[in-house]
Context: one part of a larger RNA
């Protein structure tokens, strides 16, 4: 000096990012137990008191002996009563005595308050994260009529769904339980609908190219060779016109993807605007909540706690940039979750000492 441990005057969180860690509490019996509440809870609430060991009384369970007495559709190794007398076990009153100290050692809750998130038991990053993430009862919505929807498979066979049938099964999304979930369908999606519009193949085949038997023309003595129509036939090309679904279109849908404004003026004090103008919009945020797990400004302002409070708890509301199933607001119970405060307590500290065992380092 490290590590594990044990002890301390006074003080008692002055330590720190924070009471991190360590103490405090602790068994069982008895008193007693608030708010709020889903009436189960909270609740071991909190908050007292008892506890050893010796000895007397009282009253109870249980289970022998010994005597006597009684019952009997059972005469029994029966059953019941009563008195004497034993062993054990429980509750109470007393009395005594000893320690610093009696659940003497070991095992064995610290408590309250107030607040934010999640309802709750549960589930997770095997080795940095246990939570407020994930599940979850329950809600709603939306597919699926059965060879179901979905899913897994090679565009298969075949299996799951399911030996189930819409009170059943896939999905998405919210997440007990209470009150509630406003406006917007203009844009995407999703469902409906067909009058026109557009459109793909495929039918159609107006036209037109390519070759040429032939035919005219031209040059050549001929052979032929150039031009120029050009039938059939092969062949390429191809309009109009009929034709689907989609898309345009027309209708509905927000627990579908989303979205929910600006200036300006105005009241007999000042402010402030109930009002009133205008501009855009698909409609301009409704009740809740609200400086929050969201607020730049910001240590917002006022109050409460403190001697002193960027935190916390109440309020305000000008919400840089809240808000209703990506749900809004509460909620008892509940949480090795966060945050704030108290009292109990303690070397966490003033401020350090003292020891124990084990390490390391130096000498030997």
């Nucleotide at each position: 000096u490290c590590c594990u441990c044990u002890u301390c005057a006074a003080g008692g969180a002055a330590c720190u990012c924070g009471g991190c860690a360590a103490g405090u509490u602790u068994g069982c019996c008895c008193c007693g137990u608030a708010a709020c509440u889903u009436c189960g809870g909270g609740a071991g609430a909190a908050g007292g008191g008892g506890u050893g060991c010796c000895u007397g009384g009282a009253g109870g369970g249980g289970u022998g002996g010994u005597a006597g007495g009684a019952a009997c559709a059972u005469u029994g190794c029966u059953u019941c009563c009563u008195a004497c007398u034993g062993c054990u076990u429980c509750u109470u009153c007393g009395g005594g005595u000893c320690u610093c100290a009696g659940u003497a050692a070991a095992c064995a809750g610290g408590c309250u308050c107030a607040g934010g998130c999640g309802a709750c038991u549960g589930u997770u990053u095997a080795a940095c994260a246990a939570a407020a993430a994930c599940a979850c009862a329950g809600g709603u919505c939306u597919c699926u009529g059965c060879a179901a929807a979905g899913u897994c498979g090679u565009a298969a066979a075949g299996a799951c769904g399911a030996c189930g049938u819409a009170u059943a099964g896939g999905g998405g999304c919210c997440g007990a339980c209470g009150c509630u979930u406003g406006c917007c369908c203009g844009g995407u999606g999703c469902c409906g609908g067909a009058a026109g519009g557009u459109u793909a193949u495929a039918g159609g085949g107006a036209g037109g190219g390519g070759u040429u038997a032939g035919u005219g023309g031209g040059c050549g003595u001929a052979a032929g060779c150039c031009c120029g129509c050009g039938a059939a036939g092969c062949u390429c090309c191809g309009a109009a016109c009929u034709u689907a679904a989609g898309c345009c279109c027309c209708g509905g849908u927000g627990a579908a993807c989303g979205g929910c404004g600006g200036c300006c003026g105005u009241a007999a004090c000042u402010a402030u605007a109930a009002c009133g103008g205008u501009c855009c919009u698909a409609a301009g945020g409704u009740a809740g909540c609200g400086a929050a797990a969201u607020a730049c400004c910001u240590u917002g302002u006022c109050g409460g706690g403190u001697a002193a409070g960027u935190u916390c708890c109440g309020a305000c509301g000008c919400g840089c940039a809240u808000g209703a199933a990506a749900a809004g607001c509460g909620u008892a119970a509940c949480g090795a979750u966060c945050u704030g405060a108290g009292c109990g307590c303690c070397g966490u500290c003033u401020c350090g000492a003292a020891g124990a065992g084990g390490a390391a380092u130096u000498c030997g």